This is a predicted structure of a 524-nucleotide part of an RNA (small-subunit ribosomal RNA, 5' domain) from Pseudothauera lacus.
The sequence was found in a public genome assembly.
Rfam family: Bacterial small subunit ribosomal RNA.
Its mean pLDDT, the model's own confidence on a scale to 100, is 86.
The source organism's lineage runs through Bacteria, Pseudomonadati, Pseudomonadota, Zoogloeaceae and Pseudothauera.
Context: one part of a larger RNA
C1' cells in the first nucleotide's frame, strides 16, 4: 500500500451498474417452476352458439365454436439449483480407435393389403382415504401378423431375415354406394448413405499436504476361449500363467470440486476458485433397475432406512442443493413482486400455449462510478469561544449583510427506444392441369411494451431540504488549556499515567479522508 460475497461502530442526500447464506448438502408450512397438440384418436364433462320439443318447470341433439378427462405423439435426459462426494471412473491440455446419434441438412428407394385388443364410457363392487377390481362396447400416427426389399443385416457364400401411417389444403374432366375415388400440394411415416452438432471410451503429461503412513495387491498382472455392451477392455466368466505397483514416494491418512479466471506483485511468485463461462458430482441417505435417440432420471418408479404428515388403525401420503418465502444455525446475506413486451426453450401447420429461464422492479451505502450539500462579493477583522506574556492573538472571509445560480430532491406538463417478426392487400418466381393450394421474394400497410408516465426534455418557486469519520508522543500529516494523579484509562510496535500528561477525558484549534469513515476478520 493494494484487495474482499464481507461483518461491526458511528453517521447517511441523490442516481447509474453491479453484487448480495462464505455458516447446518439443516428442517421445511404455502403458492408457483412443464408442459403442449383437435391438422393422430373414440368422443362430450363443463362454457357459448345453434336447431328440435315442451305441461314454459325444463328436455334432447357433437351440428358449430371449441374441449375436461382419456388413448396416442413429441417434451419432460434441456433449462435452474448446490459443491456433499471425488486427489482421479474428475479437471486442463494434447493425442488415439473400437462406437452411438431423437430433432436438423442433402442423397437413393419405399409408403400394399388385414387383423385382434384396449382405455375415456356404462353397469356392479370394494375401500375412510389413497385407490381397485369385474362385466359389456369403442377408435387411432397404439399394437401384431402377410406382401414387397434399392440400399441395409446375417451367412456354411447355396442362401436366409427384417418395414411403414396416416393427416391437412385444393381441385377441371372421369367414376361413384354420395362418403368419396382420382389428381396435386403440403406435411407426415419406413428402410438405408452421407453431413453437422452432441455424446460415450482410451492414452499421454500436469495437478495439495503428511513417511511420526514403506510396503501394497488372487480379479490381483497378463494371455487363451467365451459372454456382455452401442463400441476397445478382467468390464465379467472358464482355464493356464506368476504376475504388477512402489524412494521418480506404492498404499494408507488428512484436505478439497476443476479449469477459463480473479487478488495482489515491476515480474518470477504467492493466494483463491463468489458473480460470468466450460466440465464434473449431487438431488433426504444407500441400493436397483424400468421407458426411452438419450437417464440408471432434482419437481419419475421400485426396496430398505431415517424423519414429517393422514388414518375409519386395515392401510396411505411426501422430499426446496429450482423461485419466493418459514423455523434453526450464524458476526453475517433480499421480496411468499410483475410480464411472457424483448432473448431463448418445449409442443403446434399455426393463430397460440407453457416457461420463477429469462427481462424486469422492490431491499441493504455490501462494492465500484458518478453529482450534490452552493456561488461571488464581504474587515467594524462583530459577537461568542478558546488562548493569553492582558498588549494581544485565534476561530474567521468563516459569520452577518449585500449581488447571483437552482444540480439533485420537490411540484407541474410533456413524453420515448427497445417492436422486429406474425396478419392483411397488391406483385413476381417454384410446384400444378390449374392465376386452386403452398412455398420464397419484393413492396405497402399494419397489431404487439412487464419495465413506465419510468429514461428524457420543459416550467415553477427559493440557498432553499442534505458532512461527518477517524486521528493530532515517534513510527505518521496535524497542540494548547483544564479535568485526573501509576487511579480511571490509552496501546500496532516503542510505550503514555505516581500533581504544570502535545500518550488517559473534555473543549478549542489543527491534520487527513469524505456519503462515508474507522475497527476486526482475511490474501499478497
Nucleotide at each position: 500500500g493494494a484487495u474482499u460475497g464481507a461483518a461491526c461502530g458511528c453517521u447517511g442526500g441523490c442516481g447509474g451498474c453491479a453484487u448480495g447464506c462464505u455458516u447446518u448438502a439443516c428442517a421445511c408450512a404455502u403458492g408457483c417452476a412443464a408442459g403442449u397438440c383437435g391438422a393422430a384418436c373414440g368422443g362430450c364433462a363443463g362454457c357459448g352458439g345453434g336447431g328440435g320439443c315442451u305441461u314454459c318447470g325444463g328436455c334432447c341433439c357433437g351440428c358449430c365454436g371449441g374441449c375436461g378427462a382419456g388413448u396416442g405423439g413429441c417434451g419432460a435426459a434441456c433449462g435452474g439449483g448446490u459443491g456433499a462426494g471425488u486427489a482421479a471412473u474428475g479437471c486442463a491440455u494434447c493425442g488415439g480407435a473400437a462406437c452411438a446419434u431423437g430433432c436438423c441438412c442433402a442423397g437413393u428407394c419405399g409408403u400394399g393389403g388385414g387383423g385382434g385388443a384396449u382405455a375415456a364410457c356404462u353397469a356392479c363392487u370394494c375401500g375412510a382415504a389413497a385407490g381397485a377390481g369385474u362385466a359389456g362396447c369403442u377408435a387411432a400416427u397404439a399394437c401384431c401378423g402377410c406382401a414387397u426389399a434399392c440400399g441395409u443385416c446375417c451367412u456354411g457364400a447355396g442362401g436366409g431375415a427384417g418395414a411403414a401411417a396416416g393427416c391437412g389444403g385444393g381441385g377441371g374432366a372421369u367414376c361413384u354406394u354420395c362418403g368419396g375415388a382420382c389428381c396435386u400440394c403440403g406435411u407426415g411415416c419406413g428402410a438405408u448413405u452421407g453431413g453437422a452438432g452432441u455424446g460415450g471410451c482410451c492414452g499421454a503429461u500436469g495437478u495439495c499436504g503428511g513417511a511420526u503412513u514403506a510396503g501394497c495387491u488372487a480379479g490381483u498382472a497378463g494371455g487363451u476361449g467365451g459372454g456382455g455392451u452401442a463400441a476397445a477392455g478382467g468390464c465379467c466368466c472358464a482355464c493356464c500363467u506368476a504376475g504388477g505397483c512402489g524412494a521418480c514416494g506404492a498404499u494408507c491418512c488428512g484436505u478439497a470440486g476443476c479449469u477459463g479466471g480473479u487478488c495482489u506483485g515491476a515480474g518470477a511468485g504467492g493466494a483463491u476458485g463468489a458473480u460470468c463461462a466450460g466440465c464434473c458430482a449431487c438431488a433426504c441417505u444407500g441400493g436397483g433397475a424400468c421407458u426411452g435417440a438419450g437417464a440408471c432420471a432434482c419437481g419419475g418408479c421400485c426396496c430398505a432406512g431415517a424423519c414429517u404428515c393422514c388414518u375409519a388403525c386395515g392401510g396411505g401420503a411426501g422430499g426446496c442443493a429450482g423461485c419466493a418465502g418459514u423455523g434453526g444455525g450464524g458476526a453475517a446475506u433480499u421480496u411468499u413482486g410483475g410480464a411472457c413486451a424483448a432473448u431463448g426453450g418445449g409442443c403446434g401447420c399455426a393463430a397460440g400455449c407453457c416457461u420463477g429461464a429469462u427481462c424486469c422492479a422492490g431491499c441493504c451505502a455490501u462494492g465500484c462510478c458518478g453529482c450534490g450539500u452552493g456561488a461571488g462579493u464581504g474587515a467594524a477583522g462583530a459577537a461568542g469561544g478558546c488562548c493569553u506574556u492582558c498588549g494581544g492573538g485565534u476561530u474567521g472571509u468563516a459569520a452577518a449583510g449585500c449581488u447571483c445560480u437552482u444540480u439533485c430532491a420537490g411540484u407541474c406538463g410533456g413524453g420515448a427506444a427497445g417492436a422486429a417478426a406474425a396478419g392483411g392487400c397488391g406483385g413476381g418466381c417454384u410446384c400444378u392441369a390449374a392465376c386452386a393450394u403452398a412455398g420464397c421474394c419484393c413492396g405497402u400497410u399494419g397489431c404487439u411494451g412487464a419495465c413506465g408516465g419510468u429514461a428524457c426534455c420543459g416550467a415553477c418557486a427559493g440557498a432553499a431540504g442534505a458532512a461527518g469519520c477517524a486521528c493530532c508522543g515517534g513510527c505518521u500529516a496535524a497542540c494548547u488549556a483544564c479535568g485526573u494523579g501509576c487511579c480511571a484509562g490509552c496501546a500496532g510496535c516503542c510505550g503514555c499515567g505516581g500533581u504544570a500528561a502535545u500518550a488517559c477525558g473534555u473543549a478549542g484549534g489543527g491534520u487527513g479522508c469524505g456519503a462515508g469513515c474507522g475497527u476486526u476478520a482475511a490474501u499478497c